RNAcentral holds the sequence, with entries from ENA. The RNA shown here (transfer RNA) has 73 nucleotides and comes from a Bacteroidota bacterium. The coordinates come from a structure-prediction model, not an experiment, and the mean pLDDT is 81. The organism belongs to Bacteroidota, within Bacteria.
RNA sequence: GCGGAAAUAGCUGAGUUGGUUCAAGCAUUCGGUUGAAGCCCGAAAGACACAGGUUCAAUUCCUGUUUUCCGCA
Numbered sequence: 001g002c003g004g005a006a007a008u009a010g011c012u013g014a015g016u017u018g019g020u021u022c023a024a025g026c027a028u029u030c031g032g033u034u035g036a037a038g039c040c041c042g043a044a045a046g047a048c049a050c051a052g053g054u055u056c057a058a059u060u061c062c063u064g065u066u067u068u069c070c071g072c073a
Base pairs, nucleotide, nucleotide: 001072002071003070004069005068006067007066010026011025012024019056028044029043030042031041032040049065050064051063052062053061
């Protein structure tokens, strides 16, 4: 330099060949329980790498950028 893949919650991680309200586990906070804590039960908050484009509608499609990984030279 060329080609390919990935980027989703604090961490791990599912999903989507466009359609309302993006799972789940761990962690965090609150409540219950306990003498207190842990375990356990219930609830809450929390995310589609960034910038544009197409579209009535984009996490999903297109373009560019950034970061990481793999391969070729």
Rfam family: tRNA. Its family is annotated with triplet codon-amino acid adaptor activity in the Gene Ontology. It is annotated as a transfer RNA.